[in-house]
RNA sequence: GCUGGUGUAGCUCAGUUGGUAGAGCAGCGCAUUCGUAAUGCGCAGGUCACGUGUUCGAGUCACGCUACCAGCU
Repeated sequence: GCUGGUGUAGCUCAGUUGGUAGAGCAGCGCAUUCGUAAUGCGCAGGUCACGUGUUCGAGUCACGCUACCAGCU
C1' cells in the first nucleotide's frame, strides 16, 4: 500500500426487511436479615467511534475519516 472485519450504557454483547435503542453484570434505592452476603422489586445511565449525504424516517443504506484485529504484498 491492498482486501476483509470490528467500534452501540462503566464492562460484555444483542438489535431481523430502515419505523419508540435493549439485555446481563456493575452502580443507586427499597424489601428481606440481629448484621452482611445472597435473593426479590424498582430507578438511573446512550452525540449508536467521528463527519457528511440519501430518506417522511438511519444503529441499519452511501461516501469520507479514525482506532483496533486478521490476511495479502

Predicted 3D model of a 73-nucleotide RNA (transfer RNA) from a Clostridia bacterium. Model confidence (mean pLDDT): 82 of 100. Taxonomically the source falls in Clostridia (Bacteria, Bacillati, Bacillota).